RNA sequence: AAAGGUUCAAACGAGAGUUUGAUCCCGGCUCAGAAUCAACGCUGGCGGCGCGCCUAACACAUGCAAGUCGAACGAGAAAGGGGAGCAAUCCCUGAGUACAGUGGCGCACUGGUGAGUAACACGUGGAUAUCUACCUCUUGGUGGGGAAUAACCUGGGGAAACCUAGGCUAAUACCGCAUAAGUUCGUGAGAAGAAAGGCGCAAGCCGCCGAGAGAGGAGUCCGCGGUCGAUUAGUUAGUUGGCGGGGUAAAGGCCCACCAAGACGAAGAUCGAUAGCCGGCCUGAGAGGGCACACGGCCACACUGGCACUGAAACACGGGCCAGACUCCUACGGGAGGCAGCAGUGGGGAAUCUUGCACAAUGGGGGAAACCCUGAUGCAGCGACGCCGCGUGAACGAUGAAGCCCUUCGGGGUGUAAAGUUCUUUCGGCAGGAACGAUUAUGACGGUACCUGCAGAAGAAGCUGCGGCUAACUACGUGCCAGCAGCCGCGGUAAUACGUAGGCAGCAAGCGUUGUUCGGAAUUACUGGGCGUAAAGAGUGUGUAGGCGGUGUCGUAAGUUUGGUGUGAAAUCUCCCGGCUUAACUGGGAGGGUGCGCCGAAGACUGCGAUGCUUGAGUAUGAGAGAGGAAAGCGGAAUUCCUGGUGUAGCGGUGAAAUGCGUAGAUAUCAGGAGGAACACCUGCGGUGUAGACGGCUUUCUGGACCAUUACUGACGCUGAGACACGAAAGCGUGGGUAGCAAACAGGAUUAGAUACCCUGGUAGUCCACGCCCUAAACGAUGCAUACUUGGUGUGAGCCAUUCAGUUGGUUCGUGCCGGAGCUAACGCGUUAAGUAUGCCGCCUGGGGAGUACGGUCGCAAGGCUGAAACUCAAAGGAAUUGACGGGGGCCCGCACAAGCGGUGGAGCAUGUGGUUCAAUUCGACGCAACGCGAAGAACCUUACCUGGGCUCGAACGGCUCUCGAACUUUCGUGGAAACACGGAUAUCCCGCAAGGGACUAGAGUCGAGGUGCUGCAUGGCUGUCGUCAGCUCGUGUCGUGAGAUGUUGGGUUAAGUCCCGCAACGAGCGCAACCCUUGCCCUGUUUUGCCAUCAUUAAGUUGGGAACUAUCAGGGGACCGCCAGCGAUAAGUUGGAGGAAGGUGGGGAUGACGUCAAGUCAUCAUGGCCUUUAUGUCCAGGGCUACACACGUGCUACAAUGGACGGUACAAAGCGGCGCGAAACCGCGAGGUGGAGCAAAUCGCAGAAAGCCGUUCUCAGUUCGGAUUGCAGGCUGCAACUCGCCUGCAUGAAGCUGGAAUCGCUAGUAAUGGCAGAUCAGCAUGCUGCCGUGAAUACGUUCCCGGGCCUUGUACACACCGCCCGUCACAUCACGAAAGUGGGUUGUACUAGAAGUCUGUGCGCCAACCGCAAGGAGGCCACGGCCCAAGGUAUGACUCAUGAUUGGGGUGAAGUCGUAACAAGGUAGCCGUAGGAGAACCUGCGGCUGGAUCACCUCCUUU
Repeated sequence: AAAGGUUCAAACGAGAGUUUGAUCCCGGCUCAGAAUCAACGCUGGCGGCGCGCCUAACACAUGCAAGUCGAACGAGAAAGGGGAGCAAUCCCUGAGUACAGUGGCGCACUGGUGAGUAACACGUGGAUAUCUACCUCUUGGUGGGGAAUAACCUGGGGAAACCUAGGCUAAUACCGCAUAAGUUCGUGAGAAGAAAGGCGCAAGCCGCCGAGAGAGGAGUCCGCGGUCGAUUAGUUAGUUGGCGGGGUAAAGGCCCACCAAGACGAAGAUCGAUAGCCGGCCUGAGAGGGCACACGGCCACACUGGCACUGAAACACGGGCCAGACUCCUACGGGAGGCAGCAGUGGGGAAUCUUGCACAAUGGGGGAAACCCUGAUGCAGCGACGCCGCGUGAACGAUGAAGCCCUUCGGGGUGUAAAGUUCUUUCGGCAGGAACGAUUAUGACGGUACCUGCAGAAGAAGCUGCGGCUAACUACGUGCCAGCAGCCGCGGUAAUACGUAGGCAGCAAGCGUUGUUCGGAAUUACUGGGCGUAAAGAGUGUGUAGGCGGUGUCGUAAGUUUGGUGUGAAAUCUCCCGGCUUAACUGGGAGGGUGCGCCGAAGACUGCGAUGCUUGAGUAUGAGAGAGGAAAGCGGAAUUCCUGGUGUAGCGGUGAAAUGCGUAGAUAUCAGGAGGAACACCUGCGGUGUAGACGGCUUUCUGGACCAUUACUGACGCUGAGACACGAAAGCGUGGGUAGCAAACAGGAUUAGAUACCCUGGUAGUCCACGCCCUAAACGAUGCAUACUUGGUGUGAGCCAUUCAGUUGGUUCGUGCCGGAGCUAACGCGUUAAGUAUGCCGCCUGGGGAGUACGGUCGCAAGGCUGAAACUCAAAGGAAUUGACGGGGGCCCGCACAAGCGGUGGAGCAUGUGGUUCAAUUCGACGCAACGCGAAGAACCUUACCUGGGCUCGAACGGCUCUCGAACUUUCGUGGAAACACGGAUAUCCCGCAAGGGACUAGAGUCGAGGUGCUGCAUGGCUGUCGUCAGCUCGUGUCGUGAGAUGUUGGGUUAAGUCCCGCAACGAGCGCAACCCUUGCCCUGUUUUGCCAUCAUUAAGUUGGGAACUAUCAGGGGACCGCCAGCGAUAAGUUGGAGGAAGGUGGGGAUGACGUCAAGUCAUCAUGGCCUUUAUGUCCAGGGCUACACACGUGCUACAAUGGACGGUACAAAGCGGCGCGAAACCGCGAGGUGGAGCAAAUCGCAGAAAGCCGUUCUCAGUUCGGAUUGCAGGCUGCAACUCGCCUGCAUGAAGCUGGAAUCGCUAGUAAUGGCAGAUCAGCAUGCUGCCGUGAAUACGUUCCCGGGCCUUGUACACACCGCCCGUCACAUCACGAAAGUGGGUUGUACUAGAAGUCUGUGCGCCAACCGCAAGGAGGCCACGGCCCAAGGUAUGACUCAUGAUUGGGGUGAAGUCGUAACAAGGUAGCCGUAGGAGAACCUGCGGCUGGAUCACCUCCUUU
């Protein structure tokens, strides 16, 4: 200093994986956490405390869940016991008991469930037009009468449930009368209106009636609060209000009559969907988000719908009536029932318990009480369902046991772990004791908690994971299979990712999985996000509601701040203190409860009211600018057409052509005319307009902005949901017009095709008028308004000052560029903001599906606006970076082209390859960079292939055991093609006295062997190639958030990143160059086998001699742009010159940076893994690699006269030679033979060089060219030339007369041409590697082809253009839409219907109390009618769900078809809107955009 405050304290925020070659950002997906009424898988010792149908408000067997009071009342048994009697029977007791009835209180509590309900249902805060049984307190009473009726008895009906008639009877049941303090009604006079008794010997107690107060409870009303959908926009007739009545405990359209026409709604009415609400619970740092199970408060419901009765209270879960569905009983006539009480059953479901004990406690009902009732409750049972606690042992114990796993075979791990020794006993087991809960009594729990004792480590550990995220690794098996997977992704023979094992990690009586919620996600952003290019600014304006609003004073106090107060139930939460051994759990106290109400205070700010102000806004006046708009008129140029003249064969068009026009006279040219459309130059990143847009000239009408000046109004303002207006092009309607252009269309080209690009035509349309449409890349991809914040430089319109001067300066408005701070992911923006702020509006929330479907609305239509979901993917995307690429650009190089010379491609032959064939034709190499390559040499061998025959410790080698013997060797016989098999002979080592040992051979056995078998995509090594191209990198520093950049770019120069200069770079490394070899000149040394100038000699450098020359081998010198001149920056360098043998790297060679191509090679070699072991090893014989319709590569020889043939004759270099080179001489036409001198070679030999030169001949022909092929005869090598060698002689004499398209090499001692040698090799060379001889032509130049280097640009590529990628079609599959309809659900409207029931009306019915002498009345019952009304019915709509032949597009799916649309200038720049067309991507027209490359020009800016 930082996310920060608070009086203080407490408390308080984590990220990761995944788009790319890499980076930053946007953005989604996924994970780590906590929780759960859970379920599932594996496993399971104990205890405590909780919890336990989330689904079918589905249906329910059985039992229980609401009774009680005899001190309100009448009646009143039986069994049993006792007694008497012979017995029937009677008496006492049981007992005034049981059962039932009348009456009272209770049954509206408790308990259950969440279907309905979006509502005053709930929460919170208020209000009062109200009621209140039982309870408490106060007050005043409790007198005197009457009439009935259950039970009971008798009779009747019924299967039953039950009903009915008659008769008897009581009361705290019912009804009058009397009385009336208080109460009610009434203005008042006055009127109305009560009661019940019981028990007790008694005192008295319990009741009853009227009234008042309280407590608790209930009803009703109001403010505020909490779901989604506008693809639900209008709703409403008792509806809104009034007056009067009715009704209720009570206000009120709650209901009714009349009157008025209102009421609600964009701050979302109505409608639809979903849902009980809350305290709280989960999560979260919080704000929030989700939930509403248990506990507590409220509400609603009780099989479904309707209804009332009783009562203080119900429209009543275990009451009633009716209707309906369902179940049961039935004698078919009728009846009964309602577990969403506790248990329990079936069903549904992934899934949720005992038909337990007790009223002991707490609480409730009744009772005076005893007591009774209580599935409320207290307990127990079942379930790891959750939370909490405990245990499954502790200490010592290494030879680090065994087993198992790994191993580099040494060892390591499991691991002090086990065993073993010592010890302990929690939990559990057994035995004994034994509570609190209970106050005087009463204990279901329960012989439980707890305590004590005993035995014995004894009875008690699993689950998941181990590629990264994320703690933890190895082996085997498997081989894109089986499988895993939360995301990224693993698996195609060496899988830490599958399966198993060992080990390890994590948690633990649990562990994982799945579902759900919050979090992480600042990913709906109030706290706390965005919109130029990532998703996102409406095409533009005017303006309603709304939101926001300059400045002064006064008032007010709604907001606001603050003090007090009431409430915010308990439980929960936090803190403190207690109780269970601890904890969970639980008791007490305090806090908190962010909210609402009330009473005050303050008066800054906002609001409201009043009154001012002028700076915002507007008005007035004056002046200028302008493609601003509308209408009318006018003008010239050009195109086309028509007429006439001149004129003749072409014109036109293209890459090239053709269609087309033209001898009936075109094009060209001249003159005249017609008509339509558009307005060159001026013209300018200039102007105007809100945007779209606006351009000849003139006139008329008209809008706005700017500037200047003062005057006026006095906040009149900003924004703007809906609404309204305007809105390019295309398109539509009606009527005109039509010159040019031009979708469609036609023809011609191009092409594999060409529904295109190009060409010739051409219709809508383009134009005008009127009316629609309403969309564009309608773009600055940037909403409008206001204020503030360094600068520079252009330009347009004014004004002020100034100057000789529209000269300079200032100022306002507009329009550009460059840039500072700041911002930005970066690009970039930058006073015209994308900076800093405020106000208001619009819009965004991963990609696709899709701007699609359905619905609505607008439109004549095309279509516009509004606008989803299922399903699917883990990305889609922005900016920038490095590469690569481009039918992009610039610079440069190379036998790259060009300029030349000679070839190949045609012929014959040789050789290699492909193909074919074959028993086998062994294998490898395949664009350049395979193909006279591996192979510097296949008759056998080689040889790897084929056929056949053999061997199996093996053809070669090592170790060990046993046996025999010296071994090796030499040799014979038989069979055989040989290998080999069988049989025989010969000979006999060293040490040691011996036994025996050593080395060696053979045999038997074993561990190894052997493999040219596979994998070059497991590898090493080696090699090719780009390329002898000039590049490739690093350290430090600097710049950038970063990938990266800089350096290495730039200006010159070079063969070169070679060098110089400049420069945020400074240095360095690997490459370049040089150092090395060779060649060219000179010098010194060396002189034999080489040399020979001089001297001598010879046939001959033969010999003597010489040491000069040549040559040889060593060592030096020389060349460095050193010198001069020009150019250049005075540099690097370059051009020319001198000198020099050589001049700018002198020529040639060796030398190959970082890397690329999974390039080549497992058959040179080495090597991992796999395979094989009487064979894929090994030996042998024969065959094959040499085949032959054909195709290609590389060569040789030719086609001839610059030649062939014959004769003569000259000159090399470099090599090689002992199983060798081989001379002379002789023989042979020749190949060759005989011969053997010399030579390990500067001495001898191969060895004659050839072209050349000098002559002769041939004379242009298939030849005296050419030599293939074939015949005959020979030679050489070799064991052997049949398959299958080379050479010679004679004879034969093929194709071929210079080679199509195409293509290769070469820039000087090079090409071309001539011969020589060598390696391999018994023999075999047109190949290969070297050598020398003769010895050219051409290069203007860099436009083009190919390859490469550097810079730059675009990119949707990064496996990198052999890239990426679009659409139709075909197949499979998935979800969705449409569809004649069909089937359900919900609901509206109209009509009908009308049970039960309240209310109301009526009455030849019936009736105890009261009145009346009676008749009768009052009143009641009953019946009937009426209003309302549930189910039901009919008709017609709406919404919604399911289904539907067929149909439409969409998504997905390793290797299908057709094309190539897009990405580079993507080969016709692309894209947007619109219209037409077309298999498809698409094409074309019109207008628009740059989110187009490239070149040129213009303008502007920067620097000098």
The RNA shown here (small-subunit ribosomal RNA) has 1504 nucleotides and comes from an Acidobacteriota bacterium.
Its Rfam family is "Bacterial small subunit ribosomal RNA".
The prediction has a mean pLDDT of 85.
The sequence was found in a public genome assembly.